């Protein structure tokens, strides 16, 4: 003397930010189921978590009487932790009734998504609620650049949260 900026703290976004507990209410349902009474099928039949095996039992459907629910999911107010708050996904472990294969929970890890909403469209489910993944439209919040303006703000393209805003540090450190 020029160039670069690892960290630390503390915030912003939404009038449905994001999650999580418990009461409590709808809906699951008058369904599983279970009791009566009937009818009909049955051992080369019928059950026993979605399918298969193994093992195992003697019942299995239908209709009728008579009782009757639960989980997972949902809403509202409350409390609680927060702002990659949280959700998906490849993948690895654990566990769920013995073994496979599926599904499903925590855990970790790669990748993607700023945020809510309306809409189509797929998957879970009892569901048109809701989730959640994909495409799409408009909003909306943050930066960058380019216009117009003294400014402030407005418009218009575009980026992503390993981001943005302030503050320390910094007579730093390379």
């Nucleotide at each position: 003397u020029g160039a670069c900026u690892c960290g630390a703290u503390a915030g912003a976004g939404g009038u449905c930010g994001c999650g999580g507990a418990g009461c409590u209410c709808a809906a699951u349902a008058g369904u599983a189921u279970c009791c009566u009474g009937u009818a009909g099928c049955u051992a080369c039949a019928g059950c026993u978590u979605g399918g298969g095996g193994a093992a195992g039992c003697u019942g299995c459907u239908g209709c009728u009487u008579g009782a009757g629910a639960a989980a997972g999911g949902g809403a509202a107010a409350u409390c609680c932790g927060c702002c990659g708050a949280a959700g998906g996904u490849c993948a690895u472990a654990u566990c769920u009734a013995c073994c496979c294969c599926g599904a499903g929970a925590u855990a970790u890890u790669u990748c993607c998504u700023g945020g809510g909403c309306c809409g189509g469209u797929g998957c879970a489910u009892a569901a048109u609620a809701u989730g959640c993944g994909c495409c799409g439209a408009a909003c909306u919040g943050u930066c960058a650049c380019a216009u117009c303006g003294u400014a402030a703000a407005a418009u218009g393209u575009g980026g992503a949260g390993c981001g943005c805003u302030a503050u320390c540090a910094a007579u730093g450190g390379u």
The RNA shown here (Lysine riboswitch aptamer) has 174 nucleotides and comes from Mogibacterium sp. The sequence is in RNAcentral, with records from Rfam and Ribocentre. The same sequence occurs in records of 2 taxa. Model confidence (mean pLDDT): 78 of 100.